[in-house]
c-di-GMP-I riboswitch aptamer, 76 nucleotides, folded computationally. Rfam family: c-di-GMP-I riboswitch aptamer. From the family's description: GEMM was predicted in a large-scale screen for bacterial structured RNA regulatory elements. Genes associated with GEMM are involved in a diverse array of functions, including chemotaxis regulation, signal transduction, secretion and chitin. The prediction has a mean pLDDT of 75. It was read from a public genome assembly, where an Rfam model found it.

RNA sequence: AUCAUAUCACGGCAAAGCAGAAGAAAUUCUGUGACGCAAAGCUAUAGGGCCUUUCACAUGGCAGCCAGUUGCAUCU
Numbered sequence: 001a002u003c004a005u006a007u008c009a010c011g012g013c014a015a016a017g018c019a020g021a022a023g024a025a026a027u028u029c030u031g032u033g034a035c036g037c038a039a040a041g042c043u044a045u046a047g048g049g050c051c052u053u054u055c056a057c058a059u060g061g062c063a064g065c066c067a068g069u070u071g072c073a074u075c076u
């Protein structure tokens, strides 16, 4: 440098549910909780897709759907 994700993980993240808060809703935040995750890190006007329906062909929301991008560990 390239390819791959079998193994390793001191550690990292945290689904559903529950409690509180914001919102019209989707959904988000905090706490609790662990279903899972090797990018479940980041990116939502300038890729696709999905969700909501307020006056709305969203300047609303989803990155734990694909994707883009950066990176760790191990092996070759």
Base pairs, nucleotide, nucleotide: 004074005073012037013036017032018031019030020029021028022027035064041069042068043067047066048065049062050061051060